[in-house]
Predicted 3D model of a 350-nucleotide part of an RNA (small-subunit ribosomal RNA, central domain) from an uncultured bacterium.

Context: one part of a larger RNA
RNA sequence: CUGGGCGUAAAGGGAGCGUAGGCGGUAAAUUAAGUUGUCUGUGAAAAGUCCGGGCUUAACCCGGGAAGGUCAGACAAAACUGGUUAACUAGCGUGCAGGAGAGGAAAGCGGAAUUCCUGGUGUAGCGGUGAAAUGCGCAGAUAUCAGGAGGAACACCGGUGGCGAAGGCGGCUUUCUGGACUGUAACGGACGCUGAGGCUCGAGAGCGUAGGGAGCAAACAGGAUUAGAUACCCUGGUAGUCUACGCAGUAAACGAUGGAUACUAGGUGUGGGAGGUAUCGACCCCUUCCGUGCCGGAGUAAACACAAUAAGUAUCCCGCCUGGGGAGUACGGCCGCAAGGUUGAAACUC
Numbered sequence: 001c002u003g004g005g006c007g008u009a010a011a012g013g014g015a016g017c018g019u020a021g022g023c024g025g026u027a028a029a030u031u032a033a034g035u036u037g038u039c040u041g042u043g044a045a046a047a048g049u050c051c052g053g054g055c056u057u058a059a060c061c062c063g064g065g066a067a068g069g070u071c072a073g074a075c076a077a078a079a080c081u082g083g084u085u086a087a088c089u090a091g092c093g094u095g096c097a098g099g100a101g102a103g104g105a106a107a108g109c110g111g112a113a114u115u116c117c118u119g120g121u122g123u124a125g126c127g128g129u130g131a132a133a134u135g136c137g138c139a140g141a142u143a144u145c146a147g148g149a150g151g152a153a154c155a156c157c158g159g160u161g162g163c164g165a166a167g168g169c170g171g172c173u174u175u176c177u178g179g180a181c182u183g184u185a186a187c188g189g190a191c192g193c194u195g196a197g198g199c200u201c202g203a204g205a206g207c208g209u210a211g212g213g214a215g216c217a218a219a220c221a222g223g224a225u226u227a228g229a230u231a232c233c234c235u236g237g238u239a240g241u242c243u244a245c246g247c248a249g250u251a252a253a254c255g256a257u258g259g260a261u262a263c264u265a266g267g268u269g270u271g272g273g274a275g276g277u278a279u280c281g282a283c284c285c286c287u288u289c290c291g292u293g294c295c296g297g298a299g300u301a302a303a304c305a306c307a308a309u310a311a312g313u314a315u316c317c318c319g320c321c322u323g324g325g326g327a328g329u330a331c332g333g334c335c336g337c338a339a340g341g342u343u344g345a346a347a348c349u350c
Base pairs, nucleotide, nucleotide: 003322004321005320006319007304008303012318014201015200016199017198021194022193023192025088026087028085029084030083031082033081034080035077036076037075038074039073040072041071042069049065050064051063052062053061054060091191092188093187094186095184096183097182098181103177104176105175106174107173108172109171110154115149116148117147118146119145120144121143125136126135162169163168206247207246208245209244210243211242215241216240220236221235222234223233258317259316260315261314262313263312266295267294268293269292270291271290272289273288274287275286276285299306300305323350324349325348332343333342334341335340
């Protein structure tokens, strides 16, 4: 450089925004950079190749020809790509009218439950397990009633329901705020797609500072079990889990399936709209758009399976793979307070 690939065999970046770059709708005029043609110049000799010749052949040598280019210039063509000009509306965006939603942030409020504290009633057990014991309890526990404190999570509704780019989001109210969808077709007029670097977001655990601490619970301690038991079970229990600000930047970050566009049988659910027929009205029924499931044909596939939400048929752009181990290791760079992250080999070996 090229080929073949990336659901499960190696391989889709955790996700978004977006720079350069790559790619790009309809119709016209123009240009002539790409493109195509013709001509001129040049592409040394030798080698190679074709034809012929010379050493007895061959190797070798000699003569002639052809060929060889992201090359330069001139002229010409104008379909395609590009440039320019002025247009278009099917992509895209704006406006207007709507309804849906655990989308995000902040503040306030609520009830159930656990724990603790105070007081009342009350007495000998409670708790726990396969069975026990540690533990708690006559200094009055467990149980029960009343009052209080505090933190965390929000039963039912709740649903292969909804929203979000992903991570993720679930009590109620208010304020601020993002996005999507439907209808309309008023406006702009290709403004689009992708996106190396870059920037931002990014579960949990972890780190820093300051708070908070009910329950749970790494570590730790004790009791059991066992040959042992640095475990599984039990009784305790500290970080942590919660809040604010900052860091970290990883996950089976999964649909193990990058994004965009177009096309390609059906059937049946479900969430959000719109329209039609009919009707007093609603339901039912039919059509249509967006989302989300199941089944299934063609097609694809090694099979499993996927199948309009494709793993089908195509186009564009990015990322990644190239036998197993060594190894996501070493070294170096960059980042980090650290933990570590990221980039990422080789020897050797099968």
Model confidence (mean pLDDT): 86 of 100.